[in-house]
Context: one part of a larger RNA
């Protein structure tokens, strides 16, 4: 390089958008650059291959043919591709008219629980554990009662459930913005699909600034255990965990399943429409599960939400270790991320 893969055996890029470049719907009608078919030229010779010949044979040579798979010009075909003109509507999008959700982003607003403080009540314990201690408490704790105050999560509704490209989202409640669906099929007419680089988002965790700290808790102290016990249990406890605000940019970022389309038996549950009817049945669009059939698969299993059957585009894989390591570049305040390898070695 061909070939063969990518749910678990090496491999799908965390995810969208998106130039470039890949591919792209029906139908006419020109053109004829690909494409295809004839003709001329020219592709030196020598090699190569066929055939016949000369050195004793052979290597070698000679003469003759094919070849030289190419370039160029020319005359033709036009089915497919391409360009170009027009012209459809199913692909794609509007547009009107409802629906639907924890979808986003700022604001208000609530309650119950924690914890402090301050008053009352009231005494000797509390609090923790397998069992004990540390620890808090006559300077009055633990309960209780009333008040006030912080931050931080938002029971029950709640789901095999819904939303959103992922990450993710969940108390009420305004305002702002996105999105999906379904209906009329009115409008536009291929306007579409994928996309290397790039650009935007991207859990926790961690840095930088500035608040803010209620409980919870890496570090850290102490108390048990234990041979030890830098642990698992306890009591305490700062970073942090919340907020703005700007950085990092990685996760088992997993459905460990790229994106779009188009086909290929059924049966059940269910979420949001549409329709339809009247007490019991019969649809239809979009989503979300559970069976299962052909049909894949090494199986395990998947099976209209594919891992079937087929098309187009991107990514990515090539024994195992060394090694996601060093070198170097490129981004970062740093941490580190990305890019990414030999040697030897089995």
């Nucleotide at each position: 390089u061909u070939g063969g893969g990518u749910u678990u055996a090496a491999a799908g890029g965390g995810u969208a958008c998106g130039c470039a470049g890949g591919c792209g719907g029906g139908c006419u009608a020109u053109u004829a650059a690909g494409u295809c078919a004839g003709u001329g030229g020219u592709g030196a010779a020598a090699u190569c291959c066929c055939a016949u010949c000369g050195c004793u044979c052979a290597a070698c040579g000679a003469u003759g043919g094919a070849a030289c798979u190419g370039c160029c010009a020319u005359u033709g075909a036009u089915a497919c591709u391409g360009a170009u003109a027009g012209u459809c509507u199913u692909g794609a999008a509007u547009a009107u008219a409802g629906u639907u959700g924890a979808a986003g982003u700022g604001g208000g607003c609530g309650g119950a629980a924690u914890g402090u403080g301050u008053a009352g009540u009231g005494u000797a314990g509390c609090g923790g554990u397998g069992a004990a201690a540390u620890g808090c408490u006559u300077a009055g704790a633990u309960a209780u009662u009333a008040c006030a105050c912080a931050g931080a999560a938002c029971a029950c509704c709640g789901a095999u459930a819904g939303c959103g490209a992922a990450g993710g989202c969940a108390g009420c409640u305004c305002a702002c913005u996105a999105a999906a669906c379904u209906a009329u099929u009115a409008u536009u007419g291929a306007c579409g699909c994928u996309c290397a680089u790039g650009u935007a988002c991207g859990a926790a965790a961690g840095c930088g600034u500035g608040g803010g700290g209620a409980g919870c808790g890496a570090a850290c102290a102490g108390g048990a255990u234990u041979a030890g016990a830098u642990a698992c249990c306890c009591u305490g406890g700062u970073a942090g965990u919340c907020c703005a605000u700007g950085c990092c940019g990685u996760a088992a970022a997993c459905g460990a399943u790229g994106a779009u389309u188009a086909c290929u038996a059924g049966c059940u549950a269910u979420u949001g429409g549409c329709a339809a009817u009247a007490c019991a049945c019969c649809g239809u669009c979009a989503g979300u599960g559970g069976c299962a059939a052909a049909g894949c698969g090494a199986a395990a299993g998947c099976a209209u939400u594919a891992a079937g059957u087929a098309a187009u585009c991107c990514a990515c894989c090539u024994g195992g270790g060394a090694a996601g390591u060093a070198c170097g570049g490129u981004c970062g305040c740093a941490a580190g991320a990305u890019u990414g390898a030999a040697a030897c070695u089995c």
This is a predicted structure of a 346-nucleotide part of an RNA (small-subunit ribosomal RNA, central domain) from an uncultured prokaryote. The prediction has a mean pLDDT of 87.